Description:
A computed fold for a 477-nucleotide part of an RNA from a bacterium, annotated as small-subunit ribosomal RNA, 3' major domain. Rfam family: Bacterial small subunit ribosomal RNA. Its family is annotated with ribosome and structural constituent of ribosome in the Gene Ontology. Its mean pLDDT, the model's own confidence on a scale to 100, is 84. It was read from a public genome assembly.
[in-house]
Context: one part of a larger RNA
RNA sequence: UGACGGGGGCCCGCACAAGCGGUGGAGCAUGUGGUUUAAUUCGACGCAACGCGAAGAACCUUACCUGGGUUUGACAUCCUCGGCCCUCCCUGGAAACAGGGAUUUCUCUUCGGAGACCGAGUGACAGGUGCUGCAUGGCUGUCGUCAGCUCGUGUCGUGAGAUGUUGGGUUAAGUCCCGCAACGAGCGCAACCCUUGUCCUUAGUUGCCAGCACGUAAUGGUGGGAACUUUAAGGAGACUGCCGGUGUUAAGCCGGAGGAAGGUGGGGAUGACGUCAAGUCCUCAUGGCCUUUAUAUCCAGGGCUACACACGUGCUACAAUGGCGACUACAAAGAGCUGCGAAGCCGCGAGGUGGAGCGAAUCUCAAAAAAGUCGUCUCAGUUCGGAUCGCAGUCUGCAACUCGGCUGCGUGAAGUUGGAAUCGCUAGUAAUCGUAGAUCAGCGUGCUACGGUGAAUACGUUCCCGGGCCUUGUACA
Repeated sequence: UGACGGGGGCCCGCACAAGCGGUGGAGCAUGUGGUUUAAUUCGACGCAACGCGAAGAACCUUACCUGGGUUUGACAUCCUCGGCCCUCCCUGGAAACAGGGAUUUCUCUUCGGAGACCGAGUGACAGGUGCUGCAUGGCUGUCGUCAGCUCGUGUCGUGAGAUGUUGGGUUAAGUCCCGCAACGAGCGCAACCCUUGUCCUUAGUUGCCAGCACGUAAUGGUGGGAACUUUAAGGAGACUGCCGGUGUUAAGCCGGAGGAAGGUGGGGAUGACGUCAAGUCCUCAUGGCCUUUAUAUCCAGGGCUACACACGUGCUACAAUGGCGACUACAAAGAGCUGCGAAGCCGCGAGGUGGAGCGAAUCUCAAAAAAGUCGUCUCAGUUCGGAUCGCAGUCUGCAACUCGGCUGCGUGAAGUUGGAAUCGCUAGUAAUCGUAGAUCAGCGUGCUACGGUGAAUACGUUCCCGGGCCUUGUACA
């Protein structure tokens, strides 16, 4: 100087408390451990691994296993020789591939040749998701959006170092004020950026429709309008600016006015010096090592989907604030040409047919759902719950056996609110309800985004956890 303390003081955080809803019990989905296996590819392991890499394993992916092939190689450059390439057929085969046949003669040219492309040969080399993240770059997680981390000069100290950065107030903040052997400065904080909340201006199409007409069974459908909504560009607006109190005449704090918004208005992006030899050599790059008829590469099939079990994360429930049936409203944000696919018709349905319109404020996906109204069920393992299984279908796709999604009929399991323990959340939040997107042929209860309905509680900081500052002890570094 740090680190640590079941030392002290001050302060903060959904840290506790006060509340609301969960997890832990059930079934299923998914990840992991374990076990099994020819293989169940690999990585990730307290917080900060475990719906994680994976924004999508039937083949492919794929790295694993079994079997069948190839060896200058699936891919790149150079050299030599030959030929265009390509396309099709036959045989064997699971295919890769092997054998045979048919067809055919590229572009430029100074006619020497050159250039693609294919085949053969030779070696230089290719190749490696092989090892090492404890050799590395890059990227990332985490403490933590915590308020800290430092430097120059000066001063003090033999020195390590100290001071500044401590103290008194204050703040979300090393934020600001005052004081002070310090005076300044840098990286952080804040602001500048995006979004949302109010208003104004400009501009009206594909969007809008108040007033004026026309028309319809109905609809901004039409003329028209530029008000409103909205769209998207530019501005205004919030600064403790004003008033009162308080404070040290300060920084600030408390209350008030006006205001759409008030003291950082809400949300996001933004992550200091560093810590964890944290994670990643399987995104990529890269040193070293290893491999080179194999640890490379091609193909078929299998596996990654196994299942006495254990754990994590979720979904669905256990019901009446509910289930079922009928009727009937109101969103936002997205996506669409190998695409979205309307109306109509067929089917109980998944879906089929059809093909209008739309590269989309125009058309389509598209039905929002919870809510509301009416009816029914009456507390039961039920008209709750839907696992499991049987049969019949449908869609995608060469192909749904291993191993996809969905539909119909039948079947109807566990489950009556969950032990110890444990998690999230302070407001348009929790809870609850649907919608869309990425990936994607197909496939999610996951992920990401969007809106609808919309709470309860916070006395307080004694205690648990984590963190910041000062101080103290130490046989620790």